[in-house]
A computed fold for a 1683-nucleotide part of an RNA from a Planctomycetota bacterium, annotated as large-subunit ribosomal RNA, half A. It matches the Rfam family "Bacterial large subunit ribosomal RNA". Rfam links the family to the GO terms ribosome and structural constituent of ribosome.
Context: one part of a larger RNA
RNA sequence: GGUGCUCGGUGGAUGGUUAGGCUAUCAGAGGCGAUGAAGGACGUGCUAAGCUGCGAAAAGUCUGGGGGAGCUGCACCGAAGCGACGAUCCCGGAAUGUCCGAAUGGGGCAACCCACUGAGGUGAACCCUCAGUAUCCUUCUCACGAAGGAAGCAAACCUGGUGAAUUGAAACAUCUUAGUAGCCAGAGGAAAAGAAAUCGACGAGAUUCCGCCAGUAGCGGCGAGCGACAACGGAAGAGGCCAAACCAAGGGGCUUGCUCCUUGGGGUUGUAGGGCCAGCGAUAUGGGAUCUCACAACGCGAGCAGAAGGAUCUGGAAAGAUCCGCCACAGAGGGUGAUAGGCCCGUACGCGUAGCGAAGUGAGCCCUAGCUGGUACCUGAGUAACGCAAGACUCGUGAAAUCCUGCGUGAAUCUGGGGCGACCACGCUCUAAGCCUAAAUACUCCUGAUAGACCGAUAGUGAACGAGUAGCGCGAGCGAAUACUGAAAAGCACCCCUGGCGGGGAGUGAAACAGACCCUGAAACCGAGCACUUACAAGCAGUCGUAGGACUAUGGCCUCUUAGCAAUAAGAGAGUCCAGUCUGGCGGCGUGCCUUUUGCAUAAUGACCCAGCGACUUACCGUCAGCUGCAAGCUUAAGGACUUACGGUCUGGAGGCGAAGCGAAAGCGAGUGUGAAUAGCGCGUUGAGUAGUUGGCGGUAGACCCGAAACUUAGUGAUCUAUCCAUGAGCAGGUUGAAGCGGCAGUAACAUGUCGUGGAGGACCGAACUGGUAAACCUUGAGAAGUUUUCGGAUGACUUGUGGAUAGGAGUAAAAGGCUAAUCAAACUGAGAGAUAUCUGGUUCUCCUCGAAAUAUAUAUAGGUAUAGGCUUGGGCGUGUAGUCAUCGGGGGUAGAGCACUGAAUGGGCUAGGGGCCUCACCGGGUUACCAAACCCAAUCAAACUCCGAAUACCGAUGACCGAACCCCAGGGCUCAGACAGUGGGGUAGAAUCUUCAUUGUCAAAAGGGAAAGAACCCAGACCAACAGCUAAGGUCCCAAAAUAACGCUCAGUGGUAAAGGAAGUGAUUGUGCUCAGACAGCCGGGAUGUUGGCUUAGAAGCAGCCACCAUUUAAAGAGUGCGUAACAGCUCACCGGUCGAUGCACGAUCGUGCCGAAAAUAAUCGGGGCUUAAGCGUUAUACCGAAGCUUUGGCUGCGCUGAUCUCUGCGGAGAUUCGCGCGGGGUAGGGGAGCGUUGUCUACAGGCUGAAGGCAUACGGCGACGAAUGCUGGACAGUAGACAAGUGAUUAUGCUGGGAUGAGUAACGAUAAAACAGGUGAGAAUCCUGUUCACCGUAAGCCUAAGGUUUCCUCCGCAAGGUAAGUCCGCGGAGGGUCAGGCGGCCCCUAAGGCGAGGCCGAAAGGCGUAGUCGAUGGAUUGCCGGUUAAUAUUCCGGCCCUUCUCACGAGGUGCCCACGGAGAACGCAGGAGACUAAGAUGGUGGAGGCUGAAGCUGCCCCACAUCGGUAUCGAGUUUGCCCUUUUGAAAGAUGGGGCGCACAUUCGGUAUCGAUCAAGAGCCUUGUGCUUUAUAGGCAUCUGAUGUCACCCUGUCGAGAAAAGCCCGUCGGGAGAUAACGUUGUGGGAAACCGUACUAAAACUGACACAGGUAGGCGAGGAGAGUAUCCUCAGGUGCGC
Repeated sequence: GGUGCUCGGUGGAUGGUUAGGCUAUCAGAGGCGAUGAAGGACGUGCUAAGCUGCGAAAAGUCUGGGGGAGCUGCACCGAAGCGACGAUCCCGGAAUGUCCGAAUGGGGCAACCCACUGAGGUGAACCCUCAGUAUCCUUCUCACGAAGGAAGCAAACCUGGUGAAUUGAAACAUCUUAGUAGCCAGAGGAAAAGAAAUCGACGAGAUUCCGCCAGUAGCGGCGAGCGACAACGGAAGAGGCCAAACCAAGGGGCUUGCUCCUUGGGGUUGUAGGGCCAGCGAUAUGGGAUCUCACAACGCGAGCAGAAGGAUCUGGAAAGAUCCGCCACAGAGGGUGAUAGGCCCGUACGCGUAGCGAAGUGAGCCCUAGCUGGUACCUGAGUAACGCAAGACUCGUGAAAUCCUGCGUGAAUCUGGGGCGACCACGCUCUAAGCCUAAAUACUCCUGAUAGACCGAUAGUGAACGAGUAGCGCGAGCGAAUACUGAAAAGCACCCCUGGCGGGGAGUGAAACAGACCCUGAAACCGAGCACUUACAAGCAGUCGUAGGACUAUGGCCUCUUAGCAAUAAGAGAGUCCAGUCUGGCGGCGUGCCUUUUGCAUAAUGACCCAGCGACUUACCGUCAGCUGCAAGCUUAAGGACUUACGGUCUGGAGGCGAAGCGAAAGCGAGUGUGAAUAGCGCGUUGAGUAGUUGGCGGUAGACCCGAAACUUAGUGAUCUAUCCAUGAGCAGGUUGAAGCGGCAGUAACAUGUCGUGGAGGACCGAACUGGUAAACCUUGAGAAGUUUUCGGAUGACUUGUGGAUAGGAGUAAAAGGCUAAUCAAACUGAGAGAUAUCUGGUUCUCCUCGAAAUAUAUAUAGGUAUAGGCUUGGGCGUGUAGUCAUCGGGGGUAGAGCACUGAAUGGGCUAGGGGCCUCACCGGGUUACCAAACCCAAUCAAACUCCGAAUACCGAUGACCGAACCCCAGGGCUCAGACAGUGGGGUAGAAUCUUCAUUGUCAAAAGGGAAAGAACCCAGACCAACAGCUAAGGUCCCAAAAUAACGCUCAGUGGUAAAGGAAGUGAUUGUGCUCAGACAGCCGGGAUGUUGGCUUAGAAGCAGCCACCAUUUAAAGAGUGCGUAACAGCUCACCGGUCGAUGCACGAUCGUGCCGAAAAUAAUCGGGGCUUAAGCGUUAUACCGAAGCUUUGGCUGCGCUGAUCUCUGCGGAGAUUCGCGCGGGGUAGGGGAGCGUUGUCUACAGGCUGAAGGCAUACGGCGACGAAUGCUGGACAGUAGACAAGUGAUUAUGCUGGGAUGAGUAACGAUAAAACAGGUGAGAAUCCUGUUCACCGUAAGCCUAAGGUUUCCUCCGCAAGGUAAGUCCGCGGAGGGUCAGGCGGCCCCUAAGGCGAGGCCGAAAGGCGUAGUCGAUGGAUUGCCGGUUAAUAUUCCGGCCCUUCUCACGAGGUGCCCACGGAGAACGCAGGAGACUAAGAUGGUGGAGGCUGAAGCUGCCCCACAUCGGUAUCGAGUUUGCCCUUUUGAAAGAUGGGGCGCACAUUCGGUAUCGAUCAAGAGCCUUGUGCUUUAUAGGCAUCUGAUGUCACCCUGUCGAGAAAAGCCCGUCGGGAGAUAACGUUGUGGGAAACCGUACUAAAACUGACACAGGUAGGCGAGGAGAGUAUCCUCAGGUGCGC
C1' cells in the first nucleotide's frame, strides 16, 4: 500500500413534519384619485439596526359598541409604567396625516431650491406661522371673473385605431402563421350587440350565449390549408324615444308678408302610419327599465350561547391497552408531553349592536286611446346608387350578390324606395340614410368560506426564511441560496485546562452521539483499530482453481438436558468433521462502459466521484383489437328537476351512426349506369350494428427531452468610443532665420547686391503631453492588451477638462467594415417563443417468445421520405399449398469450341490489278528479293462473330419425404451507410483492406475451438448445471492437452518472405558417347614442313585487315586457340605418344529439394525456447489430444398432443391445475407476452412507545425485477389483499444542483527602493510602538485642489472573519466623538451649446416641431487678510485690522423717483517682442542663552533667523477717464475713426519713509504634549540673478478675423406716482445678512471583480552641475512597496 470487519469524522441524502404554495367550487366585491391616489422618501419607541404599525397629535388621539384580566407588535433581557374608575384586544365613526409623486405658485438632478398675495408673530430689513396662487374643457358673463368637470394609477375580461415575423406550404412569391403578438386610445362591472330597408320561400319575427347543423355547403398556387348560414334543441327574455307635417307663444331679419330661431303642443308607422278636414266614440284605467323620499323581509357583520368520562396497566408524559359507563340536530377539523365524540378551541342547532347590502311595499314623478270617410301636407341627402381603388363576409375578382370606406359623379319622395347571390320579369318580403335599451355571456389584482387519487423544502410561486431581497448591469433589465433542539429552555450553576476559541467533569432532561453548526443522519471523501496480505515483481485489476492464515453462524453431524409413548420440538455444549465467512501466495483464462458504425480495446464520442432532479404526456377527432350493454336498431348533447353535494338519480331524441344501391345529375331502385338494345360490361344485391371503456397506432395541438445561427416587435444605451456644438485649459528648453523695414552699394527710375533689423513656419532638435515603430518579457499574467528598452508627433488638420447633440438597417466614420459601454458584415434588453432543426446527443425495472434490412421504384432526391420487399401479432383458407430429393419432359445460345458468316490477322503458293526495270514507232512483250484482290495450303483471334455447344439455373409433370414452413385479410414496426471471402464479369495500371454488378457464405445480429494475436478465413450455431464420455478443424519435444511414430528428401536454420537470371549444390529417373585393346583428370614429351600462303602494308612472318584454308611429313600437329613483338622471336592451345590404372569417364534431358540474386532503422518475418537420419519437407499407418458440436445425468421453460381432476356452461365448448410424450429455447433494429417495484386513492383486514417509517449489517427465499426475518440505530407513524390513478424506475444528454476528491502540501504570496540592531508592550513579536544606523523618491513616491467615493477622519476597546503568511496592528469589528462662514464655493443675478415649451403648426393614436417664455456653466457679475487655537475644523471658531448689501433712527446737502425704451460698456483670436516690478533663489552682512574643534581664549567651521499685515505721507510705471481739432453716422442724446494737450481726480502694480500690531531660532521645566514657562528694548539689512507670475492682449505683426446676456453706468419724444410726499448722495449710530457644502481621500478610500505594476483635469514644485520641468545626486517632506 491492498481487501474485509469494527469504530469515528465530514457531508446533508432518506424518512417524518409544515408555517408556504398550486388548482378549483360557492358567495362577495368589481375600483382608488385635486377632500391629493397607487407607489415611495424621511421620520416615529425608554434604549431601536430590520420588518410591521403610525405621521411632528407619529407601535398612536377622540368617540360609539363588544369583551372581561391581564397588558406595553414581531421580540422570549432589562428599566419604567398601565389596568375592575374596565386596560391590552376586536368592530364602527371621527381627528391628525411631514416631504415627493397626476403634483397643480415658478423651477428642478423625485423626496430639494426660489417666490408672490393676504393675515399674524411688539416687525423696517431678514426670519417664522397659516391660507391662497397650475393647465385644459364646458356653462354663465361685454369684460374681470365665477361655477362645474377632467387629469393619474390599477390583474384579466371588452370595444376601437394600427399591425409584424419566425413558422407551414418539406424551397418560395398568392396563401398560412393572423387580424395573432406588440404598441396606442377609451369604457364598464361587465363591455359590445340589439327591436328588421332581417332571413329565405314552409314561414319565422330584436340581440347575446350554449348544443347541433358540420369539418357539411363552400373558399383555396383547388396546394398547404381555411371554413360558414338558415333550420332545430336550450339559457335568457322587453321594448321604447326623437326628426318632419300641423298648431300656439315669444323673438330676429328685411323686400311688410314672407322667412328664420327658441320654447311648448302634436307625432313615430309597413295587412303603411301620421298631419289636416268631416262624422262617430271614450273621460276610465293600465304601465314604468329613470329619479327622490319613507318603510322594509332577509343577508353580511364585533360577538353570545352550545351536550357528554372515569378507573387500572405500561410509560418521562396517555389521547394507547383493559374494564365499566355517557352525549349526539354535535363522530367536520385543530390542539393538548404517543392515536381524545365526552380535556381545550370548536362543530350541529339557535341568537346578534353600529354599519353595509337589499327583494319588496307606499307616495311623489314619468308614460299611455279608438273607429269611418275624404284630402295628398309629412315620413331622416351630398344620402341611396353608379365609376375607380381597397377592406369585411366561407367567398383569394371570380358569373360575385351583400356590408363598409377613400376619391369622383349623384337620385326618387308612397303611383316612392331596399332585398330575395351577376342581370331581367313576375311574385314575396321589408321600410335605410336619428337615438336609447336590462337578462342570459367574458374575466379575477382583491375579500370570505370550502375542497383536492395537487406539491411537501433540488418539490410547490422566482420567493415557507428581513425576496423581487443579496448580488450583477450605465441602463432597459437579470436575479439566487438559506425550514426542523426539546413536551417544557429545564439553553449546562459550579470546578479544571486555555489569552481566547474550545474541551473535560458536574448538573438538567425520557434521551445531550437532542448542546444551539442542535430530529433522522445514507453515499462520495478522510481517518483510527483488528484479521489476512505485500519489499525479484509486470498490465481492464476481475473470475475460476488451489496452498497457507484467521474465524464459527438463523446450517448439518455428534453429545447432554427438558417435554413427549414416539416422530419431534426447545435449550445448552464440544469437536473444527462436513458445509461455510474473511484473506490470498501461486496457476488457468481474460484488451472497461456508453454511443455511433460495414467495422471500436481502439489512438473515434461522452462521463472526475457520490447523492438528489432529469425525457413517449395530456385534450379532442379517427382507425384497429380486447372487454361490456342493447340490438335492426343503438345512442343522447346543451339544458332541466331532485339530491345524502357525490364517483349520484331521473329527464331531455335536437342531433348522430346504421338498416340500399347506382348515376355527373335529373332520377330509378335490389337493382342501377352506359347503350338503339331486353345484349354485354362496371358497381351493387347474399355477412349487424351502435354506445361506452381499455390498449396499439395516426391526425391537430410545443406532442419524447435538451440544443441553434437567425427573423420580427417594443424599448434601453454616446459615463467607452466616432464625429459635431458650446465654453475653459495645456505645450521645459534650445535651433533656424521668410516677408517686411533700415543703412550702404547700385540703377535714368526700377531692378539687384550686401550688412543689419525683424521674427514667419501644418519649420528643426527635444521634456511634459499625446501616440504605439521594433524586440524581449508576460501569455492558469501584476494587467480580459500591460512592463522594459527603443521609437513617431510635440504652435498644430495639436492635446485635453466640463456641459451637450446624433442610434440600430440607424448613427458616426481623413474609410480599417472601423467605432457605437471588455459585444459589431447590423448593439443590448424584454416579448412573439416551448420559432424551426430531413441534424447531433440522450431516453431510466425484470423474465419469456419470434426475429429483420442495408434491395427495387419515385423523389430540388441521394445521411430524408413514400410504396413494394424482408420481420412480427391476430384472424382466415387449407385431402395437399410451399420446400427438398429422384425420374421424366421442355425452351435456351452462356462456358467451351470453331472459323461456315461478320470482322481481325501471319507465312507460303497461285494469280488478276498496280508500281519499278528492260525492250519498244505503234500494238505489245519480258522481268521483278516491290504492293497485292480473289482462290489454295498451313497456323490463329473476337463482349457487341457462330457451322456447333454443355454443366448449372429456370419452367412443368409424376413419385417419395415433410406438413402450413405456402397463400389471403387486418394491426404494429424496423430497414433504404453495409463489410469481407470464394466464384463469374465491368472499371482502374489484368494496382489497392480500391470501385461497381451477379451469385453463395460469414460478419452485421454469433458466443465456443483453430489460424501466436485477428468482425468477414477453417470447424461449429451457446436454455441452465456436472471434477462424465466421443469427435471436428487443428494438433501430439518444452512453454501447452496429446507420438521424441515409420520410410525417404533437405544442410540452406531452407523450413521461418520475393522475380528475371545464374551455378559441376544434392537426390531420383532417363538418353547418347568413350572406357583394362587403358577412358577422364594430372604429370613427362612432341606440337613439324612447303611457308614469312597470297593480297594489303613502312612492316603483316599462324595471331591489324581481306581472300583462300591446300598439300607434305607423321604417333600427332590448324596456312593456327590465346598471350606476346615495330615486325620477327618467345610462351601456350588444339592434336599425338608415354606414365597412371576405373567402385569408370564425358556431354545432355526430366523431376524432387536446396544456393545466389536479397540494403534500414527493437533481438523484431518460426508465437518463444529451441529444432538438422528433425521438433523441417514428402509419403504412409495406427493411436491419442482437441469445442459451449454430439452423447450421458439432473433441472428450467415455450409450443403441440394424450390422459386425469376441478370450475363455468348457451351443452357446442371454455378455463385452471397436473402426470406423461414429442419438437424447440444465439440474437441487434423491431413485433408479441407475462411480471417486479415506487407515490397516492377506495374497500376489507391486521400492526405500532412492550418501539412505526427511515438508516446500518447478515451465511435466508425467488429464474429475475425483488421479498422476508433477526440484531443495532431511530423515536412516530405505517403495512397486507383486491381494485383504481400516475409528475412511476437513470453509470452516461461537453445534462442540472449540492457535496467531496485529484492535481498538491505542488505553483504562487502582485515591481529586485533594503534592511539591521536595541528597548517597550503582550499569552505570543522578522512584521505593532520608540530609538539609532542603512536604503529609496525628490516636476515626486512631496504639498494644494475639481470630479468621484461617502465616514474611510479622531479617540478608546477588540482580533472570529477580511489583510495573499503572522499580528498585540489596520482603510477590519464595537462604542463614542468630529465638519461652525454676510466676505470661500454653491444657491441667488446673467446668459452659451442644448433642453423643455402656454398658445400655435403638423401628424392613424402615441406624438413631432416650435413662438413668447423658462431652464441650463465649462463662461460673465460678485464684499477678507494675517496670526493663534482642537485628538479630529478653520479665509468658517478666537484675536487684530478691513470690506459689501439691505433696513431703521438722526443730521447734512440735493432734485429727482418708478415703469418702459434707447445707448455706451461689459466684449474677447493667435504668434512674437520689449520694458518695469515682484515671487523665488544665491552671496555677503547682521543677530543668536545655538553646535563642533580646543585645556582655555581668540580665530575658524557648521546651523538658524532676517518675515507678515494695515494706516498715513510721498515717489515711480502703466492704463483709463478728461479737454481741443477733425471725419462719418444718427431725429436727438450720443456714438465711431484720426490727430494733439495734460496728469488735477480715480484706479492697478510697485518703491521709499513713518506709525501700529503680530511673529523666530533658542533655553528651561514637567504631567512628554501641536504642552507650559521664560528672556526683550538686540536684530529683522545690502547686493546680484530673475520669471511662464503682475502691469496686460500693453505694443508689434498676422490671417483662419476671433460668444451672449445680466450686474453696473448714461440718456429721454412716452406712461405712472408725487409736495408734511418720494428718491438719490453723504456722515454717525443701531439692526439684519437665511439655506446647502466644508471631516477624510488624490490612490490601499475614485475607475479597473482585488489593499490590482493600468487609467484619472488643474495649481505649487527648492539646491549643485546644466540650455532645461532632460539627466545624476541631494533639501523640505514622504517612503522601504503586508511573508
The RNAcentral record of the full RNA draws on ENA.